[in-house]
Molecule: Bacterial RNase P class A
Organism: Acidimicrobiia bacterium
């Protein structure tokens, strides 16, 4: 030099002018001070915080599924098993049970789940044949035996043929042909025993011919978790207009003609529920940065030091202009964290395989 794997950064820089939202000063009108993101997104897990509702347990339904281990917590992380894929660095796996039960397999194919004769092999045995040649009997016909022929019962899963899959593989003996049907190595299972591992699991001993297919992201079985709804959760203040009582004083109708009763409107004051609307939740938090600290392989935990880093509510972060580059992509909060998944112009470090070439 080429060609690949894995991890990790940054996300246009500076300046000047007008502007937007928070806060904090104040001579009240400036000033100073902070202001998106690595995904703020999809809203697809988990938590945190709120409200309801709950004796206590089971049931139903959902998610989740190898060990170990991190965490508030997870379907996430790290570490290892195992199984595949790459020469490899490395990558991919919802990866528990298919002797509890119950299902499900397109097309081809003769046969697809207590297997299965279409070809091809046999055809010992039975059966039809005709042939040979023996026994008994006066014959007719009885007995019993040979060897061949057909491929009619029927045997055969060794070989061809179908398919993702056809019920271990090689060799040897059997056999009518054939078959773990019997034996020798291999391969798998299943059970016992030793060894290593916290375990998943590995690796070996000796037995058993024991050969049992796959699929649970089909029902299910067995283990863990899971009361519901969500910041528009909820808590306060609360006009107006409508609803009750008080009280002052009008109008009308009633009678027993009154400091009376009913009734309606007016004006003032109380009440409680709450609308518009306002204020809190609302950002100091499982919190960011650093560290040749400590524990651990790691994820992460512990320890010190530092920092305060959007909190609007129709929703703020822009706009022009110089300049300089590699000419700037995806895309913006809305209770709040952990995570995963997708989007994303350009540049950049780090580790690390193969190959070829030179010293």
């Nucleotide at each position: 030099c080429g060609a690949g794997c894995c991890g990790g950064c940054a996300g246009g820089g500076c300046g000047a002018u007008c502007g937007c939202g928070g806060c904090c000063a104040u001579u009240c009108a400036u000033g100073g001070u902070c202001g998106a993101g690595g995904a703020a997104a999809g809203u697809c897990c988990g938590g945190a915080c709120u409200c309801c509702a709950c004796a206590g347990g089971g049931c139903a339904u959902g998610a989740c599924g190898c060990u170990g281990g991190g965490u508030a917590a997870c379907a996430c992380c790290c570490a290892g098993g195992c199984g595949g894929g790459g020469c490899g660095a490395c990558c991919c796996g919802a990866u528990g049970g298919a002797c509890a039960g119950u299902g499900c397999a397109a097309c081809a194919g003769a046969a697809a789940g207590c297997a299965g004769a279409c070809c091809g092999c046999c055809g010992a045995u039975g059966g039809c044949g005709a042939c040979c040649a023996g026994g008994c009997g006066c014959a007719a016909g009885c007995c019993a035996g040979g060897g061949c022929g057909c491929a009619c019962a029927g045997g055969u899963a060794a070989g061809g043929a179908u398919g993702a899959a056809a019920c271990g593989g090689u060799g040897g003996g059997g056999u009518a042909a054939g078959a773990g049907c019997c034996c020798a190595c291999c391969a798998g299972c299943g059970a016992u025993c030793c060894g290593g591992g916290c375990g998943a699991c590995c690796g070996g001993u000796u037995c058993g011919g024991c050969u049992a297919g796959g699929c649970a992201a089909a029902c299910c079985c067995c283990g863990u978790c899971a009361g519901g709804a969500g910041c528009a959760a909820g808590a306060c203040c609360g006009a107006g207009c409508a609803g009750g009582g008080g009280c002052a004083g009008g109008a009308c109708g009633g009678c027993c003609c009154g400091u009376c009763c009913g009734c309606u409107g007016u004006g003032u004051c109380c009440c409680g529920g709450g609308u518009a609307g306002g204020u809190c939740g609302c950002u100091u938090g499982a919190g960011g940065c650093c560290g040749u600290g400590c524990g651990g392989c790691a994820a992460c935990g512990c320890c010190g030091g530092u920092c305060c880093c959007a909190g609007a509510u129709a929703g703020a972060u822009g706009a022009u202009c110089g300049u300089c580059c590699a000419c700037g992509a995806c895309a913006g909060g809305a209770u709040c964290c952990g995570g995963c998944u997708u989007a994303c112009a350009u540049g950049c470090c780090g580790g690390c395989u193969c190959g070829c070439a030179c010293c």